[in-house]
The RNA shown here (TPP riboswitch aptamer (THI element)) has 98 nucleotides and comes from Chitinophaga pinensis. The prediction has a mean pLDDT of 79. It was read from a public genome assembly, where an Rfam model found it.

RNA sequence: UCGACUUUCUGGGGGUGUUUUGUAGCAAUACAAAUCUGAGAUAUACCCUAGAACCUGAUACGGAUAAUACCGGCGUAGGAAAGAAAGUGGAAACUCUU
Numbered sequence: 001u002c003g004a005c006u007u008u009c010u011g012g013g014g015g016u017g018u019u020u021u022g023u024a025g026c027a028a029u030a031c032a033a034a035u036c037u038g039a040g041a042u043a044u045a046c047c048c049u050a051g052a053a054c055c056u057g058a059u060a061c062g063g064a065u066a067a068u069a070c071c072g073g074c075g076u077a078g079g080a081a082a083g084a085a086a087g088u089g090g091a092a093a094c095u096c097u098u
Base pairs, nucleotide, nucleotide: 001091002090004088005087006086007085008084009083010082011049012048013047014046016043017036019034020033021032022031023030024029054079055078056077061072062071063070
């Protein structure tokens, strides 16, 4: 000097569904409580920050479930949001000594 990993700080990005009950309503729907899966289902929380956080494809495909963006492929696809400091390894160059 370069690069890898981990941590901290500051900023930034993202998602928020299914079902049941009650109330209001002609209905669509809204509010509250609870169930399911998850890191997280509007929490001053969680995750992600150079890439599977998240979005598109997707009102798609296969398998499950009471049901679901539940699981899987899709996916070496196309997009997607930054810096600083510290620590631990590694590589290279220069100088000095032997």